[in-house]
RNA sequence: GCGGGCGUAGCUUAGCCCGGUUUAAAGCGUCAGUUUGUCGAACUGAAGAUCGUGGGUCCAAAUCCCAUCGCCCGCG
Numbered sequence: 001g002c003g004g005g006c007g008u009a010g011c012u013u014a015g016c017c018c019g020g021u022u023u024a025a026a027g028c029g030u031c032a033g034u035u036u037g038u039c040g041a042a043c044u045g046a047a048g049a050u051c052g053u054g055g056g057u058c059c060a061a062a063u064c065c066c067a068u069c070g071c072c073c074g075c076g
Stems, first nucleotide, its partner, number of pairs: 001075007010028004020059001030046005052068005
């Protein structure tokens, strides 16, 4: 230099191929409450990501297109 994969809450992932929306889901973790002599466990509830970044297409984009950044793999 060329090709490919990945990047979504604090962490791990789903959703992306075949765009629909009023709400981006789940587990763990965090916070609060109930229970308990205490902790833990259990149960209930809550907060937390606009989807790596920028742009484009579209009535509508996490999802399609382009560029770019980071990590990984392969080729030269």
Predicted 3D model of a 76-nucleotide RNA (transfer RNA) from a Candidatus Nealsonbacteria bacterium. Taxonomically the source falls in Candidatus Nealsoniibacteriota (Bacteria, Bacteria candidate phyla). Rfam family: tRNA. By type it is a transfer RNA. Its mean pLDDT, the model's own confidence on a scale to 100, is 81.